A computed fold for a 331-nucleotide RNA, annotated as Bacterial RNase P class A. It was read from a public genome assembly, where an Rfam model found it. Its Rfam family is "Bacterial RNase P class A". The family's RNA type in Rfam is ribozyme. Its mean pLDDT, the model's own confidence on a scale to 100, is 76.
[in-house]
């Protein structure tokens, strides 16, 4: 100094003048008033509604091992494998000896065996070493024997895979050892296995007003079938008069458990509730960046914005701090 790697936090501050939603006084005062993603709606839940959600079928989903959580396709460790020189990053990561599909192009051949060139042989034919193709080609590499010429055909050393045994781990796994065995890939194709899952969403729903019905047949349970009901049906205004509607798996601080996710106690805290949508505009003065004729002036100051609620994940975005890996030079 130059090229990466990770990580948590912040998201500008004060005044001043006009405004704007909400509650509380109450007649002009007070007091509260957007995010880290409020966004994408992609997972999961609480909450509601239909039977208290039942029973079967189809379908869907999820896939290493322990945990953690209200629940997850989420999150933290930790295994394997892959990628990087490292710091670190990725990984849907059960089964291909149940079976059925499917390997474009190239190539003699894509799992069916068989053989283009080559290699021996007189010829029939043997042969899978060597060449070439492809993202994979009898799919175990060296090296010696062996041979008509080859070859796991044999042997020795290294390796792969499955099965039993030992040792360590809660485990997935790693490790030692013994026997066997080499005809491949693909399950985010179909299948089988394990294990979950009733639908529908605040425009849920209460509640108003109206209309039907007393069943084998009509509605309802938002794939069907049975089961269960009988308004608990249906319809109205696009539905913002009220209710839901915001004190909750909450924030914040402190303390213990735990490697972390997380819990747990104790204490403080009230923190938006609108319906075409308020949370704004303008000045000023400071901060922070950048730039310049530098003791000052200029220019910038990002994504973007509640609409039941809440965990999460994924985009989007500004400018700093902090940890770590390389490689070079100097000391």
């Nucleotide at each position: 100094u130059g090229a990466g790697c990770c990580c948590g936090a912040a998201a500008g501050a004060c005044a001043a003048u006009c405004g704007c939603u909400g509650g509380a006084a109450u007649u002009u005062u007070u007091c509260a008033g957007a995010g880290g993603a409020a966004a994408g709606u992609c997972c999961g839940g609480a909450c509601a509604g239909c039977a208290u959600a039942g029973g079967g079928a189809a379908a869907a989903g999820u896939a290493g091992u322990c945990g953690u959580u209200a629940a997850c396709a989420a999150c933290g460790a930790c295994c394997g494998c892959c990628c990087g020189u490292a710091a670190g990053g990725g990984u849907a990561g059960g089964g291909a000896a149940a079976g059925u599909a499917c390997c474009a192009c190239a190539g003699a051949a894509a799992c069916g065996a068989a053989a283009c060139c080559g290699c021996c042989g007189a010829a029939a034919g043997g042969u899978a070493a060597g060449g070439g193709u492809g993202a994979a080609a009898a799919g175990a590499g060296c090296g010696a024997g062996g041979u008509a010429a080859g070859a796991g055909c044999u042997c020795g050393c290294a390796g792969u895979g499955c099965u039993g045994a030992g040792u360590g781990g809660u485990g997935a796994c790693a490790u030692u050892u013994a026997g066997c065995a080499g005809a491949g890939g693909c399950a985010a194709a179909c299948c089988c296995u394990a294990c979950u899952u009733g639908c529908u969403g605040c425009a849920a729903g209460g509640a108003g007003u109206g209309c039907u019905a007393g069943a084998g047949a009509c509605c309802u349970u938002g794939u069907c079938c049975c089961g269960a009901g009988g308004a608990u049906g249906c319809a109205c205004g696009c539905u913002c008069a009220c209710c839901g509607c915001u004190a909750g798996a909450a924030u914040g601080a402190u303390a213990a458990a735990g490697c972390a996710a997380u819990u747990u106690a104790u204490u403080a805290u009230c923190u938006a509730g609108a319906u075409a949508g308020a949370u704004g505009a303008u000045u000023g003065u400071c901060g922070a960046u950048c730039u310049c004729u530098u003791u000052g002036a200029g220019a910038u100051u990002a994504c973007a914005a509640a609409a039941u609620c809440c965990g999460g994940c994924u985009u989007a975005u500004u400018g700093a701090a902090g940890g770590c890996u390389u490689a070079a030079u100097u000391a």